[in-house]
Context: one part of a larger RNA
Molecule: small-subunit ribosomal RNA, central domain
Organism: metagenome
RNA sequence: UUGGGUGUAAAGGGCAAGUAGGCGGCUUAGUAAGUGGGGGGUGAAAUACUCUGACUCAAUCGGAGAACUGCCUUCCAAACUAUUAGGCUUGAGUAUGUCAGAGGAAAAUGGAAUUCUAGGUGUAAGGGUGAAAUCUGUAGAUAUCUAGAAGAACACCAGCGGCGAAGGCGAUUUUCUGGGACAUUACUGACGCUAAAUUGCGAAAGCUAGGGGAGCAAACAGAAUUAGAUACUCUGGUAGUCCUAGCCGUAAACGAUGAGCACUAGGUGUCAGCUCCUUUAGGAGUUGGUGCCGCAGCUAACGCAUUAAGUGCUCCACCUGGGGACUACGGUCGCAAGGCUAAAACUC
Numbered sequence: 001u002u003g004g005g006u007g008u009a010a011a012g013g014g015c016a017a018g019u020a021g022g023c024g025g026c027u028u029a030g031u032a033a034g035u036g037g038g039g040g041g042u043g044a045a046a047u048a049c050u051c052u053g054a055c056u057c058a059a060u061c062g063g064a065g066a067a068c069u070g071c072c073u074u075c076c077a078a079a080c081u082a083u084u085a086g087g088c089u090u091g092a093g094u095a096u097g098u099c100a101g102a103g104g105a106a107a108a109u110g111g112a113a114u115u116c117u118a119g120g121u122g123u124a125a126g127g128g129u130g131a132a133a134u135c136u137g138u139a140g141a142u143a144u145c146u147a148g149a150a151g152a153a154c155a156c157c158a159g160c161g162g163c164g165a166a167g168g169c170g171a172u173u174u175u176c177u178g179g180g181a182c183a184u185u186a187c188u189g190a191c192g193c194u195a196a197a198u199u200g201c202g203a204a205a206g207c208u209a210g211g212g213g214a215g216c217a218a219a220c221a222g223a224a225u226u227a228g229a230u231a232c233u234c235u236g237g238u239a240g241u242c243c244u245a246g247c248c249g250u251a252a253a254c255g256a257u258g259a260g261c262a263c264u265a266g267g268u269g270u271c272a273g274c275u276c277c278u279u280u281a282g283g284a285g286u287u288g289g290u291g292c293c294g295c296a297g298c299u300a301a302c303g304c305a306u307u308a309a310g311u312g313c314u315c316c317a318c319c320u321g322g323g324g325a326c327u328a329c330g331g332u333c334g335c336a337a338g339g340c341u342a343a344a345a346c347u348c
Base pairs, nucleotide, nucleotide: 004319005318006317007302008301012316014201015200016199017198021194022193023192025088026087027086028085029084030083031082033081034080035077036076037075038074039073040072041071042070049065050064051063052062053061054060091191092188093187094186095185096183097182098181099180103177104176105175106174107173108172109171110154114150115149116148117147118146119145120144121143125136126135162169163168206247207246208245209244210243211242215241216240220236221235222234223233258315259314260313261312262311263310266293267292268291269290270289271288272287273286274285275284276283277282297304298303321348322347323346330341331340332339333338
C1' cells in the first nucleotide's frame, strides 16, 4: 500500500461556523469530456510465453505465432456520470399563527444561613475525637435576644424533567438577544450534505493587572495516630475560590459511541405542541424531544437494538504489538506553566 477496523481490546478530532475538495432529488431537450462498441495507425529488437527446428540430450542458438493489457486517430450509441438550456416540489429555506425552556448578556432586588462588630441576659465551661490534645473561655466564652456590617451561594419547588453545538446553565424582576418545536396554507425552487486548511467558543486548575475576601481551603504551623506518619483524624491557616480586563486551550472535554440521509417488530413512562372523542378525570391519533424493556439483526462477550453498536450511501477524523514516548530534536503558539506537531536507538 491493499485490506481490516475505531462503545469496553490500538483507534471518533472537546465543540461549532465554514473555504478548497469530495458527494448530491425528480424531469425534458441538446452536446459528447468520461463511458460502451467498430475500423485504422503505432506499440523497435532482445527477454518472457506457446508451437517448432539445429547441435546425440540439456544449457545454448534459430523460425513462426500470440502477446505487448498502452497511446493516437476516425465512425457509431446516448442509458449512466459530466456539461448547457428549460421545468418540477418531495430535500433545504422563507413567511404567518401559536408554544415550552436553569439558552446567552447586562442591571436591579430579596430571604435563609455563616462569620465578624456593638449591646442585653447569663455562668463555667465550650469545641473536637475512636479516645484525646493543640484551640476558645472568668479580661465573661459557648448558649440566647436585639441592632449593624460583609462576602459567597441560591434550601423547598427538583423530576433517568427542561435548554444549549459542546463546555455548561438553577433565587426573583426588568431590558437586550440566540436557537428549537408544532399547525396551516402561501412563497423561493436543489439554494443541499460533509468538511482538510482557517476562524471562533471551550470545565477546573494556573498566569498578568486592579479590586474583593464571609465560608471553604492546596502550601504551611501545631495536636494526635504510628516503629516512623513529610498522610488519613483534629485545631488554625495563606494563595485560590468571587468581580473587572486580558492570557492559557487542556480534562475519564464520556454516550469512553463523528456528522448527515434513508430503511428495519413492538411494549411502557415522561416533556412540549396539534387533531378528534368523551368531557370530572381521561382516552385515541399524530409530530418533535427524553428514558426504560425488548424481536429480528449485529457483537469475542458484555451488550446495542427506530435516540443502533442493525441494513445501506456520502464526507471527515483516527488506528496498525508492549515499553522507550501524550518523550527527544526541530518548528510553532504562550508572560510563564506549558500546549500543538512528533521520531529513533535500544529492549521484550